Two RNAs folded together computationally: RNase P RNA and transfer RNA, 407 nucleotides in total. It holds a member of the Rfam family "Bacterial RNase P class A". The prediction has a mean pLDDT of 79.
RNA sequence: GAAGCCUGCCAGACCGCCGCUGGUGCAUGUGCCGAAAGGCCGCACUGGAGGAACGUCCGGACUGCACAGGGCAGCGUAGCAGCUAACGGCUGUCCACCGUGAGGUGAGGAUCAGAGCAACAGAGACGAGCCGAUUCAGUUCGGAUGAAACGGGCAAUCUCUACGCGCAGCAACACCAAGUAGGCACACGUUGACGGGGCCCCCGGAGUGUGCGGGUAGGUGGCAUCGAGCCGGGUGGGCGACCCCCGGCCCAGAGUAAUGGCGGUCACAUCCGCGCAGCCCUGCAAGGGGCGUGCGGAUGCACAGAAUCCGGCUUAUCGGCAGGCUUCACAC
RNA sequence: CUCUCCGUAGUUCAAUGGAUAGAACGGACGCCUCCUAAGCGUCAGAUACAGGUUCGAUUCCUGUCGGAGGGACCA
Numbered sequence: 001g002a003a004g005c006c007u008g009c010c011a012g013a014c015c016g017c018c019g020c021u022g023g024u025g026c027a028u029g030u031g032c033c034g035a036a037a038g039g040c041c042g043c044a045c046u047g048g049a050g051g052a053a054c055g056u057c058c059g060g061a062c063u064g065c066a067c068a069g070g071g072c073a074g075c076g077u078a079g080c081a082g083c084u085a086a087c088g089g090c091u092g093u094c095c096a097c098c099g100u101g102a103g104g105u106g107a108g109g110a111u112c113a114g115a116g117c118a119a120c121a122g123a124g125a126c127g128a129g130c131c132g133a134u135u136c137a138g139u140u141c142g143g144a145u146g147a148a149a150c151g152g153g154c155a156a157u158c159u160c161u162a163c164g165c166g167c168a169g170c171a172a173c174a175c176c177a178a179g180u181a182g183g184c185a186c187a188c189g190u191u192g193a194c195g196g197g198g199c200c201c202c203c204g205g206a207g208u209g210u211g212c213g214g215g216u217a218g219g220u221g222g223c224a225u226c227g228a229g230c231c232g233g234g235u236g237g238g239c240g241a242c243c244c245c246c247g248g249c250c251c252a253g254a255g256u257a258a259u260g261g262c263g264g265u266c267a268c269a270u271c272c273g274c275g276c277a278g279c280c281c282u283g284c285a286a287g288g289g290g291c292g293u294g295c296g297g298a299u300g301c302a303c304a305g306a307a308u309c310c311g312g313c314u315u316a317u318c319g320g321c322a323g324g325c326u327u328c329a330c331a332c
Numbered sequence: 333c334u335c336u337c338c339g340u341a342g343u344u345c346a347a348u349g350g351a352u353a354g355a356a357c358g359g360a361c362g363c364c365u366c367c368u369a370a371g372c373g374u375c376a377g378a379u380a381c382a383g384g385u386u387c388g389a390u391u392c393c394u395g396u397c398g399g400a401g402g403g404a405c406c407a
Base pairs, nucleotide, nucleotide: 001328002327003326004325005324006323007322008321009320010319012266013265014264015263016262017261018260020048021047022046023045024044025043026042029041031040032039033038050303055313057312058311059310060309061308062169063168064167065166069201070200071199072198074165075164076163077162078161079093080092081091082090083089094108095106096105097104098103109160110159114158115157116154117153126151130143131142132141133140173221174220175219176218183212184211185210186209187208188207194204195203196202214406215405216404229249230248231247232246233245234244236243237242268300269299270298271297272296273295274294275293276292278291279290280289281288282287333403334402335401336400337399338398339397342357343356344355345354350387359375360374361373362372363371380396381395382394383393384392
């Protein structure tokens, strides 16, 4: 210098004006909307998207079903050891494969429990036999094909082993307000209907289901200040994931759904125009091209938008920065 | 928001992990007819996309993409 590998980070900054939305404090008309429950309006201070908020693929919290208990079925996971609230995630390590290498990938338990499968080709395809040669002897060797030829292969085929999973999901669930034809018919039901969201045990248990008809589709909490929380520090522990200690902080929250618009300055990137003259290439030359640099202008556009919350994974992503490492070439 | 399911010719459906993915309707062309329809014949046309397992994938697994459906109560 070229080509790569791994890890971490950023996702323009600042100022002014105008808006949207949450919180806190003050104020509070007997104001506005509404049948009510409940909500709204002022001023000040202050918070306001992401690394993936995506997908909804795993795991949990939370809530209800009984303080969710036993068995069968079903589903999931799979070297070994660890981390963690938990996991199919992550870390370390062994093995296999790929790569010259840094490194990457792996659904990597069991085919001495049992079953199943192998098209075409080939003599023969899963259970032993067939053909040729050979030998005392089915004793030994060979047989074109095929992924595989007598010994195995496939468990992302059934299955077995070990471990895990009760089911549902914030439209869960709780409360408030309003309203009614609080109705009719049929079926089942204490000899247990129905519920416990597959079945049985077990538990609860007096109403339940279907059809027709009627009514409301409004509000509050859950819900976003105390958490598996964030930031900084540690001559704390551990190879590491991670854990421990100390100090500080409170950090988005709607319910058609806020997080925006305009202007200016600076920085960066790309493109265009003009200039400078430094270097390189080409050419006899005139000239042309490339790198660099100054000024002006235009554009900024990556992927993408929270909806109960959290930990992961996957997928999308213009470009940029930092660190560690590998291979090749050259120079000293 | 949340849960579930599906994806094969233009349309509706088939295909046990095995040869060239098959059928009906539809389409194009030809025959028949004076012309059309019907009929007969020939042809074209697909596994949503990308990986993996396997000797071999429409089928099994994973991830994307697209589509469809269910989910408020009172009595």